[in-house]
This is a predicted structure of an 87-nucleotide RNA (c-di-GMP-I riboswitch aptamer) from a Bacillota bacterium. The sequence was found by an Rfam model in a public genome assembly.
RNA sequence: CGCGGAUCAAGGCAAACCUAUCGAAAGGUAGGGGCGCAAAACUAUAGGGGCUUCCUCGAACCUAUGAGAUGCCAGCCAGUUGCCAAA
Repeated sequence: CGCGGAUCAAGGCAAACCUAUCGAAAGGUAGGGGCGCAAAACUAUAGGGGCUUCCUCGAACCUAUGAGAUGCCAGCCAGUUGCCAAA
């Protein structure tokens, strides 16, 4: 120095759920909360994967249904950066 992630220090983040709010939805934001996390930090056309369908198309309208991301997810994998530190 690399792999590995037990333990210590300084600390950090925050699942479900609840409240408010934005959004058609998925989901986001803020507060509470704390399941967990060594990357639960960052990266979302230009790696894979997942969720949603206002709208568009099938088809002229309504309803039902199918397809489609330009919407979203980094707490799915991946990539990048990074605290501490043993066997």